Predicted 3D model of a 76-nucleotide RNA (transfer RNA) from Allokutzneria sp. A3M-2-11 16.
[in-house]
C1' cells in the first nucleotide's frame, strides 16, 4: 500500500433500512430492609469518531480523513 468490517450514554448493544437518538447494566437520589446485598421507582448523562456534500429532514445516503479488527501484498 490494497480489500473488507466497525466507530452511537461510563461499559455491551438497538434505532423497523431517510422521519422527535432509546435499552440494559454501571453511577447518583429516593424506597424496603435492623444493616448490607438484591428488589422496586426516580434522575442525571449524547457535537452518533472528525470534517464536508446531498435533501424539507441524515446515526442511516455521497466523499475525504482517522482509530481499532481481519484478510492480502511489498520492502528489510
Nucleotide at each position: 500500500g490494497c480489500u473488507g468490517g466497525u466507530g452511537u450514554a461510563g461499559c455491551u448493544c438497538a434505532a423497523u433500512u431517510g422521519g422527535c437518538a432509546g435499552a440494559g447494566c454501571a453511577c447518583c437520589c429516593g424506597c424496603c430492609u435492623u444493616g448490607u446485598a438484591a428488589g422496586c421507582g426516580g434522575a442525571a448523562g449524547g457535537u452518533u469518531g472528525c470534517g464536508g456534500g446531498u435533501u424539507c429532514g441524515a446515526g442511516u445516503c455521497c466523499c475525504g480523513c482517522c482509530a481499532c479488527c481481519a484478510g492480502c501484498u511489498c520492502c528489510a
The organism belongs to Allokutzneria, within Bacteria.
Rfam family: tRNA.